[in-house]
Context: one part of a larger RNA
RNA sequence: GGUGGUUCAAGGAACUCGGCAAACAAGCUGGAUGUAACUUAGGGAUAUGUCCUCCCUGUAUCGAGAGAUAUAGGGCGCAGCAAAUGACUUUCAACUGACUGUUUAGCAAAAACACAGCUCCCUGCAAACCGGAAACGGGAAGUAUAGGGGGUGAGGCCUGUCCAGUGCCGGUAAGUUAAGAAUUGGGGUUGAGUCCGAUUUAUUUCGGACAAGGCUCUGAUUUAAGCUCCGGUGAACGACAGCGGUAACUCUGACCGUUCUAAGGUAGCGUAGCCCCUUGUCGGGUAAGUUCCGACCUGCAUGAAUGGCUUAACAAGUUGAAAACUGUCUUGAACUACUGCUCG
Numbered sequence: 001g002g003u004g005g006u007u008c009a010a011g012g013a014a015c016u017c018g019g020c021a022a023a024c025a026a027g028c029u030g031g032a033u034g035u036a037a038c039u040u041a042g043g044g045a046u047a048u049g050u051c052c053u054c055c056c057u058g059u060a061u062c063g064a065g066a067g068a069u070a071u072a073g074g075g076c077g078c079a080g081c082a083a084a085u086g087a088c089u090u091u092c093a094a095c096u097g098a099c100u101g102u103u104u105a106g107c108a109a110a111a112a113c114a115c116a117g118c119u120c121c122c123u124g125c126a127a128a129c130c131g132g133a134a135a136c137g138g139g140a141a142g143u144a145u146a147g148g149g150g151g152u153g154a155g156g157c158c159u160g161u162c163c164a165g166u167g168c169c170g171g172u173a174a175g176u177u178a179a180g181a182a183u184u185g186g187g188g189u190u191g192a193g194u195c196c197g198a199u200u201u202a203u204u205u206c207g208g209a210c211a212a213g214g215c216u217c218u219g220a221u222u223u224a225a226g227c228u229c230c231g232g233u234g235a236a237c238g239a240c241a242g243c244g245g246u247a248a249c250u251c252u253g254a255c256c257g258u259u260c261u262a263a264g265g266u267a268g269c270g271u272a273g274c275c276c277c278u279u280g281u282c283g284g285g286u287a288a289g290u291u292c293c294g295a296c297c298u299g300c301a302u303g304a305a306u307g308g309c310u311u312a313a314c315a316a317g318u319u320g321a322a323a324a325c326u327g328u329c330u331u332g333a334a335c336u337a338c339u340g341c342u343c344g
Stems, first nucleotide, its partner, number of pairs: 001339008010330002014328001019325001028086001030052004038043001040154001054075009076080001089323007096315002101113002117152007129138003155310004160240003165237002167233005174228003180223011193210006241259005268302001269299001280296005
């Protein structure tokens, strides 16, 4: 030097990404008193605080008694804890998620997942849906106050515009449209059979014409859903503009013009967990603040169940501040147990 402990003058977070670690204080699981903002009136809350606790002698009340409670006086000490080798501070703000819960067994416990609540879609029972090749099983020995699926995520205030595209639902006159089938043509090939002519002992052979049927190629007509088409639908997938001018200082632009669009972002919030420029500007806190809080809005690139805003309670969550406390530090030192190295 290392690891684990103990102690420290003055200062007290100056350390550091960050009070990490350590220290303080001793609540829970004594008594009394007292307790804010806010709030969903339950909480917050053991908020934060203040005081008491030993021994002796009386008195009062209650009690059958043991004893308990209240009260007066006295005594000693700096200090009167009841209790476990268990147990770990407090406060002020902001963000996120309502909450208890769940999760990456072995680098992530969270703001992620879930959740109650809300909403949409499907399902009339031999249900939808799921497993299975099927039988069959689950759903369910249930029946729309039920079951399945998607989204959002307590509560409060709300949830704007767009159906052009995509999806879904409904309709369907017309157009388009498959295999198969039916009806009806054309071509090729084969060709039973019939007829004519010639021929033969024998309808025997040859030639020609017609031709059912078979095989095959190729058309037409009739016939579905779908698509085209016509409507609807956003808590369906999604989307929610630009340019120019204008008010009696200036600035700004209620207003006007124009182009495009399916329609041009409403309420709210906003330099945000979203802001590039950016350490935006102003205010607060500090002696000094790229973080933090409150405003502003010029939102590179916010925005309404891919939910918007707010919210008491809660959190080994994230961020900022304060009290107390300390070897985290200024700045090191001593002791101790084990140990590395060096020397003997």